[in-house]
RNA sequence: CGGGGUAUAGCGCAGCUAGGUAGCGCACCUGUUUUGGGAACAGGAGGUCAUAGGUUCGAACCCUGUUACCCCGA
Numbered sequence: 001c002g003g004g005g006u007a008u009a010g011c012g013c014a015g016c017u018a019g020g021u022a023g024c025g026c027a028c029c030u031g032u033u034u035u036g037g038g039a040a041c042a043g044g045a046g047g048u049c050a051u052a053g054g055u056u057c058g059a060a061c062c063c064u065g066u067u068a069c070c071c072c073g074a
Base pairs, nucleotide, nucleotide: 001073002072003071004070005069006068007067010026011025012024013023020057028044029043030042031041032040050066051065052064053063054062
């Protein structure tokens, strides 16, 4: 330098194919239970979907650029 892949909650990941309310598990908070802790049960909070633009009534999803990391080639 060229090609490909990944980026979504504190952590690990779905959701993208087919645009239409952002989800799951663990963790966290509150309550019940317990002498206490843990476990169990009930409830809750937490996201500008890497970033900047474009298309669209509407974008995590489609298009373009950029950034970080990984793989292959030179």
Molecule: transfer RNA
Organism: Chloroidium sp. UTEX 3077